[in-house]
Molecule: glmS glucosamine-6-phosphate activated ribozyme aptamer
Organism: Coriobacteriia bacterium
RNA sequence: UGCGCGACACGAGCGCCGGGACUGCCCUGCACCACGGGAGGCAGUCGACGAGGCGGGAGCUCAUCGAAACAUUCGGCGGAUGGCUCCCCGGCAUCUCAUCCCGAUGUCGUUACCGCACCGACAAAGCCCGCGGGUGACCGCGGAGACAAAACGGUCGCGGACACGGGAAU
Numbered sequence: 001u002g003c004g005c006g007a008c009a010c011g012a013g014c015g016c017c018g019g020g021a022c023u024g025c026c027c028u029g030c031a032c033c034a035c036g037g038g039a040g041g042c043a044g045u046c047g048a049c050g051a052g053g054c055g056g057g058a059g060c061u062c063a064u065c066g067a068a069a070c071a072u073u074c075g076g077c078g079g080a081u082g083g084c085u086c087c088c089c090g091g092c093a094u095c096u097c098a099u100c101c102c103g104a105u106g107u108c109g110u111u112a113c114c115g116c117a118c119c120g121a122c123a124a125a126g127c128c129c130g131c132g133g134g135u136g137a138c139c140g141c142g143g144a145g146a147c148a149a150a151a152c153g154g155u156c157g158c159g160g161a162c163a164c165g166g167g168a169a170u
Base pairs, nucleotide, nucleotide: 014078015077016076017075019074020046021045022044023043024042025041026040028038049066050065051064055088056087057086058085059084060083061082089109090108091107092106093105094104099168100167101166102165103164113160114159115158116157117155118154119153120152128143129142130141131140132139133138
């Protein structure tokens, strides 16, 4: 140094980039000179700010929520915990007052039925100040002060879905 194994931590706006934009140098041409612009070459920089999200397998597919900025968070590629369909596993509901077992139907995914209303909750970047690196674009770090939505939680809230069959026991 490479490869393999093991452990811990982190990890999906997560990774990469021949488009593009920007920066530096070179170069080109106009031109008295100078400034500036265009094309080209080389090198570099940027290329998603957090919140949230995983039952197993297969398939399909444009994968949730806001913040910032005002063209680059543009564009491309890969990936991904999203959505839908089927199968499996699991929760819940459905019979006859309760319980249990099997099946069936529906619905969701261990936070495990759907819809609505109300209440609650929490960011980071950006901006400002400062330090460091770089010719520069820009990068890293620290400080101060904020501001979300969805998800989620709550309410003895409201409404809705639910054809059921068999057995045990009483």